[in-house]
Molecule: c-di-GMP-I-GGC riboswitch aptamer
RNA sequence: UUUGAAAAAGGCAAACCGCGCCGAAAGGCCGGGACGCAAAGCCACGGGGCUACGAACCGCUUACCCCGGCGGUUCUUGUCAGCCGGGCUGCCAAAG
Numbered sequence: 001u002u003u004g005a006a007a008a009a010g011g012c013a014a015a016c017c018g019c020g021c022c023g024a025a026a027g028g029c030c031g032g033g034a035c036g037c038a039a040a041g042c043c044a045c046g047g048g049g050c051u052a053c054g055a056a057c058c059g060c061u062u063a064c065c066c067c068g069g070c071g072g073u074u075c076u077u078g079u080c081a082g083c084c085g086g087g088c089u090g091c092c093a094a095a096g
Base pairs, nucleotide, nucleotide: 001095002094003093004092011037012036016032017031018030020029021028022027035082041088042087043086045085046084047083048080049079050078052076054075055074056073057072058071059070060069061068
């Protein structure tokens, strides 16, 4: 420097569980757990998913208007690094 077939020091930990803690929610944290992971270490920069305590608009509900309720779109707020890309860092091994 390249690679991750094999091996190995070790590492991480999905679903699920607790009727634990934080949060409005998505989600996060802790403990158990183990499907997997060669960056499943870190960073929301691009795409994407999710969220709705907030704003605007639209639709439904109504004979009509307002209020309310329900749904949607956009903005915005968060969130996901175990969705993909990108950036930063790094263990072990093999080959050079």